Overview
Predicted 3D model of RNase P RNA and transfer RNA as a complex of 422 nucleotides. Rfam match: Bacterial RNase P class A. By type it is a ribozyme.
RNA sequence: GGUAUCGGCCGGGCGGUCGCGUCGGAAGGGUUGGUGUGCCUUCCGCCGAGGAAAGUCCGGGCUCCACAGGGCAGGCUGCCAGGUAACACCUGGGCGGCGCGGGGUGUCGGCGCAGGCCGGCACAUCACGUCGACGGACAGUGCCACAGAGAACAGACCGCCGGCGAUGGCAACAUCGACGGUAAGGGUGAAACGGUGGGGUAAGAGCCCACCGCAUCGAUGGCAACAUCGAUGGCACGGCAAACCCCAGCCGGAGCAAGGCCAAAUAGGCGGCGAGAGACGGAAUGACCGUCCGUCCCGUCACCUCGGUGGCGAGACGACAGAACCCGGCUUAUCGGUCGGUGCCCACA
RNA sequence: GGCGCUAUCGUCUAGAGGCCUAGGACACAGCCCUCUCAAGGCUGGAACACGGGUUCGAAUCCCGUUAGCGCUA
Repeated sequence: GGUAUCGGCCGGGCGGUCGCGUCGGAAGGGUUGGUGUGCCUUCCGCCGAGGAAAGUCCGGGCUCCACAGGGCAGGCUGCCAGGUAACACCUGGGCGGCGCGGGGUGUCGGCGCAGGCCGGCACAUCACGUCGACGGACAGUGCCACAGAGAACAGACCGCCGGCGAUGGCAACAUCGACGGUAAGGGUGAAACGGUGGGGUAAGAGCCCACCGCAUCGAUGGCAACAUCGAUGGCACGGCAAACCCCAGCCGGAGCAAGGCCAAAUAGGCGGCGAGAGACGGAAUGACCGUCCGUCCCGUCACCUCGGUGGCGAGACGACAGAACCCGGCUUAUCGGUCGGUGCCCACA
Repeated sequence: GGCGCUAUCGUCUAGAGGCCUAGGACACAGCCCUCUCAAGGCUGGAACACGGGUUCGAAUCCCGUUAGCGCUA
């Protein structure tokens, strides 16, 4: 410098002309018996969309209805702590997944006379980045298709081992058969009832041992989630709760078309509507010009590493989108620019 | 404005986690039958609105988006 990805921010700037809407002021018109703060027109002045105004997905304010207190049903939330009016939000922490990198152990391969070196794979670990709807699967029920011998108190299909029988052989032994042992190996599967290594054995097996995992107990640290260490156990606990369910917590119902006032009205109007942009309204907030900014295209000139860079001129474009009671969040849409983190590539020192 | 619901061939629908390479009817196309058409018979094409997630596995469960429908003075 380029590119990818993640996160934050901006959401074209300035000046002028014309137009639109509310409000304030002034003038005129029309209506009326008359007046008028109401209606219409003109002029002047102030103000006039967003980061999402959107989806209406959460939470609250506000309003009415219901209500002694509590529960059932139904729905939602779900590691811990803090923030908050509240939340499914935010911040921090814990645990787990993934990625890149570092050192370590084991193993395999290559090179070397050798010490060893290089590379691949696996395992645990450390740091960084990123993601996680992340309570419970010894409370109970249910499901796990196909394949496979066996799919949850599992399972002998092949294989391995043992003695027996038959056949062959002088024999060692080989082949076949039924029986028994075996969960190391093969094979099936998303998943096969702890993993790796060693001992052991007829062959095997937590049968025994070391390390790792798991369970129980204890100690220490921490508010906690949890972590670390030690002891004991030989493994008993497969997965699915975005299946029913259990546990803990939260929720009374409806929504501004709620609801209120004027009114005889099922006509109509006011108002709810805020220190506000805001209502008669399919409901204003825009258009043009100049200039600057950004992107793209064309022409021309210059440079050079020869297809890029820069200057000048002309032109086009400026995303998503549009407040109807108001806030706090989330989600979704968004041309382009900018800042920061990380990974990769190129060049130079 | 507010509150709910739904989405499967062209149309109407079945499906409730594996038996789905998604079944049926009407419609469509081809062939047979007929002198011809219709009816009938055989065969074929044609769909889970879209994007993520959970799960070994999704039309089905969950979340978001899009489209459509209904209720409400």
Description
Its mean pLDDT, the model's own confidence on a scale to 100, is 76.